The part of an RNA shown here (large-subunit ribosomal RNA, domain V) has 576 nucleotides and comes from a bacterium.
Context: one part of a larger RNA
RNA sequence: CCCGUAGCUGGACGAAAAGACCCCGUGAAGCUUUACUGCAGCUUGCGCUUGGGUAUGUGCUUCGUCUGUUCAGUAUAGGUGGGAGCGUGCCGGUUUCGACCGGUGCGCGCCAGUGAGAUACCACCCUUACGCUGUACGUAUCCUAAUCUCGCGCAGUUAUCCUGCGCAGGAGACAGGCGCUGGUGGGCAGUUUGUCUGGGGCGGAUGCCUCCUAAAAAGUAACGGAGGCGCUCACAAAGGUUGGCUUAGCGCGGAUGGAAAUCGCGCUGGACCUGUAAGCGGAAAAGCCAGCUUUACUGCAAGGCCGACACGCCGAGCAGUUGCGAAAGCAGGAGCUAGUGAUCCGACCAUUCAAUGUAGGAUGGUGGAAGCUCAUCGGAUAAAAGCUACUCCGGGGAUAACAGGCUGAUAGCGCCCAAGCGUCCAUAGCGACGGCGCUGUUUGGCACCUCGAUGUCGGCUCAUCGCAUCCUGGGGGUGAAGAAGCUCCCAAGGGUUAGGCUGUUCGCCUAUUAAAGCGGUACGCGAGCUGGGUUCAGAACGUCGUGAGACAGUUCGGUCUCCUAUCCACUACGCG
Numbered sequence: 001c002c003c004g005u006a007g008c009u010g011g012a013c014g015a016a017a018a019g020a021c022c023c024c025g026u027g028a029a030g031c032u033u034u035a036c037u038g039c040a041g042c043u044u045g046c047g048c049u050u051g052g053g054u055a056u057g058u059g060c061u062u063c064g065u066c067u068g069u070u071c072a073g074u075a076u077a078g079g080u081g082g083g084a085g086c087g088u089g090c091c092g093g094u095u096u097c098g099a100c101c102g103g104u105g106c107g108c109g110c111c112a113g114u115g116a117g118a119u120a121c122c123a124c125c126c127u128u129a130c131g132c133u134g135u136a137c138g139u140a141u142c143c144u145a146a147u148c149u150c151g152c153g154c155a156g157u158u159a160u161c162c163u164g165c166g167c168a169g170g171a172g173a174c175a176g177g178c179g180c181u182g183g184u185g186g187g188c189a190g191u192u193u194g195u196c197u198g199g200g201g202c203g204g205a206u207g208c209c210u211c212c213u214a215a216a217a218a219g220u221a222a223c224g225g226a227g228g229c230g231c232u233c234a235c236a237a238a239g240g241u242u243g244g245c246u247u248a249g250c251g252c253g254g255a256u257g258g259a260a261a262u263c264g265c266g267c268u269g270g271a272c273c274u275g276u277a278a279g280c281g282g283a284a285a286a287g288c289c290a291g292c293u294u295u296a297c298u299g300c301a302a303g304g305c306c307g308a309c310a311c312g313c314c315g316a317g318c319a320g321u322u323g324c325g326a327a328a329g330c331a332g333g334a335g336c337u338a339g340u341g342a343u344c345c346g347a348c349c350a351u352u353c354a355a356u357g358u359a360g361g362a363u364g365g366u367g368g369a370a371g372c373u374c375a376u377c378g379g380a381u382a383a384a385a386g387c388u389a390c391u392c393c394g395g396g397g398a399u400a401a402c403a404g405g406c407u408g409a410u411a412g413c414g415c416c417c418a419a420g421c422g423u424c425c426a427u428a429g430c431g432a433c434g435g436c437g438c439u440g441u442u443u444g445g446c447a448c449c450u451c452g453a454u455g456u457c458g459g460c461u462c463a464u465c466g467c468a469u470c471c472u473g474g475g476g477g478u479g480a481a482g483a484a485g486c487u488c489c490c491a492a493g494g495g496u497u498a499g500g501c502u503g504u505u506c507g508c509c510u511a512u513u514a515a516a517g518c519g520g521u522a523c524g525c526g527a528g529c530u531g532g533g534u535u536c537a538g539a540a541c542g543u544c545g546u547g548a549g550a551c552a553g554u555u556c557g558g559u560c561u562c563c564u565a566u567c568c569a570c571u572a573c574g575c576g
Stems, first nucleotide, its partner, number of pairs: 001576001003574005010568003015561001022396004027392002029388004035191005041184003045180005051143010063131003068126001075119001078125005085108010147171003151167006194206003203223001207229006230377001231275001232334002239293007247271001248268006273282002276339001278337003297320004303314003309378001322331003345371001348368004353364002403450001404448001405446003409443001411439006420430002457532001458530003462524001463521005470495003473490006497511005538556004542551003
């Protein structure tokens, strides 16, 4: 060295289980609620099932009787019309027994007077109240025949149910039932609960305008740097037109008068001003003032800009009708770029539109304008929140937690400069303000292998390496007398304790020791062990939440894969 036997588990990111953590899916399920929308259930009113009386109230109604106050006028004048008489006691007469005539008396009226209107009597009517008739409704109460029900008997039937019939009792037009209707309604059901995101959640954002980033055409990203918008202005404009004017700052001069009011001259030149952010414009002004006005028009539109589309933007010119101007001309809002919302839907205004009879109506069409913080702003619906550790499925190393990798801000270690401390003296020992490195042990950043699985803290066992050395060894300096120290250089051969507390690593403490080193090895080592911690299902406390539930808060409990190793590595033995 080869082969073999027996072992051991460091590796084969070993085996097993399409990761249970995390994220994603316009996935699922269970649960919750003051999510949305429904449905049972409960409840309100009305109608039907549902009938008969009495009393009473109210509305309407028939008839009758009443009611009616300015002032003046005898005085309580409802209105209008007719109207010269009317009613009645007694006596006599006639009679068709309804009543009529005469005489006498009484009460009214006419007349007069007052007043807008005049009274007796008659008719119609208004108004108020009461009574009566009828009717409808309400309330209360009574009844019995619907209906419900206790008991008994009979039958189906050999049946303590049920049904039917009969008898007696109770309740009774209620209850119960059906239909319509308002409410309540996690009891139940179906669903929704956005996206971006240096993982997700929390926070923030989501549309439009201006500038920078933007690399001198246009365009151009980020949870890059800064701001603004969701309007405003009208007939005495901040619109149109015609005419006119020049702001601001500085200097000099000038009564009150000052830094600054108003006046004059000069210089700079656009800095003033422009409704509103910024940018770009603006003196023939787009800035400021005045006159007259409504083009802040109707019907179009050659041709372009922009752009995936849909949108958006500019526009000469033509016709009509206006305004201003002497005219040429200018005017289809505002110096420009923000001030916004597609489609559907219904309503509104208009309409010479639509049915093979016509008219009207109804319905639709067409033109116009309005109704959305549809702001998640190209707007899924008219209408929607949560929990899951009881969870499930499909996927992802497209994306987090462990480990590795890259980086090295942070960390550890070192070096440079030397103000200062060190009585004196920067450098025995320290060292501010700063600067430059190294390492890859910390906390991180990134998200590159691994989610069809790379088991995670600590302990035990067994280690192995580095040296920035804790001890032992050799040396330099010293603010080294000696001893003991401090600091630096060399050095990794060997060594580096036992306990108490805590799951702890760490740390504190006790007693020793020459010393009780710091790190790497998947924070070495779970196919070697453990399983105290963390990190499933049970339970509890505190806190949060209406709740389901939740908490790098706490607490008790909680299956670590049968005996079996194929290869590499390693150990022991044996043959060659």
It matches the Rfam family "Bacterial large subunit ribosomal RNA". Its family is annotated with structural constituent of ribosome and ribosome in the Gene Ontology. The RNAcentral record of the full RNA draws on ENA. Model confidence (mean pLDDT): 83 of 100.